[in-house]
Molecule: transfer RNA
Organism: Candidatus Micrarchaeota archaeon
RNA sequence: GCCUCGAUGGUGUAGUGGUUAGCAUACGGCCCUGUCAAGCCAAUCAUUGAUUGGCGCAGCGCGGCCGAAACUCGGGUCCGAAUCCCGAUCGAGGCG
Numbered sequence: 001g002c003c004u005c006g007a008u009g010g011u012g013u014a015g016u017g018g019u020u021a022g023c024a025u026a027c028g029g030c031c032c033u034g035u036c037a038a039g040c041c042a043a044u045c046a047u048u049g050a051u052u053g054g055c056g057c058a059g060c061g062c063g064g065c066c067g068a069a070a071c072u073c074g075g076g077u078c079c080g081a082a083u084c085c086c087g088a089u090c091g092a093g094g095c096g
Base pairs, nucleotide, nucleotide: 001095002094003093004092005091006090007089010025011024012023013022018079027067028066029065030064031063033061034060035059039055040054041053042052043051044050045049072088073087074086075085076084
């Protein structure tokens, strides 16, 4: 220098011209539920306390609902572009 492929929320990805750009995960809010430091109640025990059982705030875990968040950039084609075309940037691979 040339060729091919790629660039989509924080992250990983789907989406081959027309749907509100979808899903998972992460994040925020709410709810349910489990567990349950603290705390409360009860029982027992030769008792400043300990043990057991029950309730249970915070925290943490499972689940559910809701929310915020993205098409690398510039131009073109088209009624309409994440999608097609041209150029640029960046990344991966190949050739010389």